Model confidence (mean pLDDT): 77 of 100. Two RNAs folded together computationally: RNase P RNA and transfer RNA, 488 nucleotides in total. It holds a member of the Rfam family "Bacterial RNase P class A".
[in-house]
RNA sequence: CAGCCGGACCGGACGGUCGCUUCCGCGCAGGCGGGAGAGGAAAGUCCGAACUCCGCAGGGCAGCGUGCCGGAUAACGUCCGGGGGGCCGGGGUAAAGCCCGGUUUACGGAAAGUGCCACAGAGAAUAUACCGCCUUGCCAGCUUUCGGGCUGGCAGGGUAAGGGUGAAAAGGUGCGGUAAGAGCGCACCGCUGCCGCAGUAAUGGGGCAGGCAUGGCAAACCCCACGCGGAGCAAGAUCAAAUAGGGAGGAAGUGCCUUGGCUUCGGCCUGGGCUGCGUGCCGGCCCGGUGCGCCAAACCUCCGGGUAGAUCGCUAGAGCCGUGCCGUAAGGCCCGGCCCAGAGGAAUGACCGUCCCACCCCAGCCCGCAAGGGCAAAGGCGGACAAAAUUCGGCUUACAGGUCCGGCUGCCAC
RNA sequence: GGGGACGUAGCUCAGUUGGUUAGAGCGCCGCCCUGUCACGGCGGAGGUCGCGGGUUCGAGCCCCGUCGUCCCCG
Numbered sequence: 001c002a003g004c005c006g007g008a009c010c011g012g013a014c015g016g017u018c019g020c021u022u023c024c025g026c027g028c029a030g031g032c033g034g035g036a037g038a039g040g041a042a043a044g045u046c047c048g049a050a051c052u053c054c055g056c057a058g059g060g061c062a063g064c065g066u067g068c069c070g071g072a073u074a075a076c077g078u079c080c081g082g083g084g085g086g087c088c089g090g091g092g093u094a095a096a097g098c099c100c101g102g103u104u105u106a107c108g109g110a111a112a113g114u115g116c117c118a119c120a121g122a123g124a125a126u127a128u129a130c131c132g133c134c135u136u137g138c139c140a141g142c143u144u145u146c147g148g149g150c151u152g153g154c155a156g157g158g159u160a161a162g163g164g165u166g167a168a169a170a171g172g173u174g175c176g177g178u179a180a181g182a183g184c185g186c187a188c189c190g191c192u193g194c195c196g197c198a199g200u201a202a203u204g205g206g207g208c209a210g211g212c213a214u215g216g217c218a219a220a221c222c223c224c225a226c227g228c229g230g231a232g233c234a235a236g237a238u239c240a241a242a243u244a245g246g247g248a249g250g251a252a253g254u255g256c257c258u259u260g261g262c263u264u265c266g267g268c269c270u271g272g273g274c275u276g277c278g279u280g281c282c283g284g285c286c287c288g289g290u291g292c293g294c295c296a297a298a299c300c301u302c303c304g305g306g307u308a309g310a311u312c313g314c315u316a317g318a319g320c321c322g323u324g325c326c327g328u329a330a331g332g333c334c335c336g337g338c339c340c341a342g343a344g345g346a347a348u349g350a351c352c353g354u355c356c357c358a359c360c361c362c363a364g365c366c367c368g369c370a371a372g373g374g375c376a377a378a379g380g381c382g383g384a385c386a387a388a389a390u391u392c393g394g395c396u397u398a399c400a401g402g403u404c405c406g407g408c409u410g411c412c413a414c
Numbered sequence: 415g416g417g418g419a420c421g422u423a424g425c426u427c428a429g430u431u432g433g434u435u436a437g438a439g440c441g442c443c444g445c446c447c448u449g450u451c452a453c454g455g456c457g458g459a460g461g462u463c464g465c466g467g468g469u470u471c472g473a474g475c476c477c478c479g480u481c482g483u484c485c486c487c488g
Base pairs, nucleotide, nucleotide: 001410002409003408004407005406006405007404008403009402010401012355013354014353015352016351017350018349020037021036022035023034024033025032026031039385043396044395046394047393048392049391050390051232052231053230054229063228064227065226066225067224068082069081070080071079072078083107084105085104086103087102088101089100090099091098108223109222113221114220115217116216117215130163131162132159133158134157135156136155137154138153139152140151141150142149143148171189172188173187174186175185176184190212191210192209193208194207195206197204198203236312237311238310239309246303247302248301249300250299253277254276255274256273257272258271260269261268262267278292279291280290281289282288283287319338320337321336322335324333325332326331356383357382359380360379364375365374366373367372415487416486417485418484419483420482421481424440425439426438427437433471442458443457444456445455446454464480465479466478467477468476
């Protein structure tokens, strides 16, 4: 210097013109002036909370979620640190075990039970004898120093060393041992049980005992431990039209004539009439209809619920920035400073100029014999992913280009 | 705001205790049949199982993440 990986951050700048949302001020008003105006993911809605309402004696079952240990935190399935395992690199060993560094990890239980392990293979979980090795009997052949030996076949037995199959073959390596073999015996490693030690713990390491029992799969059912009431700002709260419906209340009758009945002779009840008076309603406009004992209807007044609508919830908060201290870290605490969208179907934009960056195109310049390579004016085109909707903490996903830090590799120079 | 289903060949769909090589119908291609076409017969091609990881000896199937489509409730 280049490439790759990991982490953190930025994600066009400045000016002008015209607009948009909202707030403040002025104005009778048209309007004028001023302030503020998206993100690192505002996204997906995958977790966790705040907030609000509803529900709730206690316990259990079902269901769902989480799953090594410790810490951080309001909380979490998030984050940090540690442990164990896997992988990679380096060192070490005859080979392992082992040591160092990096990286990764959905990492409780397979000795509660059930289930699965295809194909291949003799045998796949109560293990297994295909080839091989060893051995016994019989038969055949060859050989013999006549004791036997060798080879082959058949039948039987032993054997898990070797070959072969497989993802996996029932501890590994080595020495002894044996007819051949085998934890059969021994050493080391691994494993199991018990007892100390170190550590908050996961766990590590040591001693003693045991020849080894318990293959894998729980992102198969399941078991164990822990956690979980439901809904979501269209939560919810306040104010409150029109219409319909609910509840309570309100208003007026009276004069004259007359039929019938009763009478205590005062009157009372009942039916009819009047272009009668008063009053309510309806229609038309100055006329007409109809009701006025009770109920109903209609009308009037009031009350309550509730819809539309309006307001609150709504943005000063687990807030941002800086410094210091504590902590390995995540993070915590003190002090100082700052105010940073709150609309309610949704504003945050467009154009112009100068510059920056990327790409295209090349005038021209440089190197080279050439092919070609490098630099590059003007011009053109573009500036990612994507956009708040109650608010936070995380996770995941998308993202042109750029900056910084760390690691690895390669090249060049010293 | 809340909940559910699906994605497999060009199209429509199968694919279950995870197992060897993923199938069917229609469509496509070639040959035969026919004077020709259709029908019919024979043969064949065509698959990142939406995508990326993981579990497992082994994944279309199980788990996680992600993208897309459709449906339901308020």